[in-house]
Molecule: transfer RNA
Organism: archaeon
RNA sequence: AGCGGGGUAGAGCAGACAGGAGUGCUCGCAGGGCUCAUAACCCUGAGGUCGUUGGUUCAAAUCCAACCCCCGCUA
Repeated sequence: AGCGGGGUAGAGCAGACAGGAGUGCUCGCAGGGCUCAUAACCCUGAGGUCGUUGGUUCAAAUCCAACCCCCGCUA
């Protein structure tokens, strides 16, 4: 330098191909239930500039462009 994969809640992921519902799942966290009590189990809740900026659109995590960061391959 070129190519490929990735960046989404505190952690790990799905959702993108095919734009539209309050995005969602596991763990963690907070509250409650259960229990003599703890763990486990059950219920509820908080927590998201969806890497950054711009564009397209009535509407963008999703489509387009540039850039930043991580991993790998080639030279």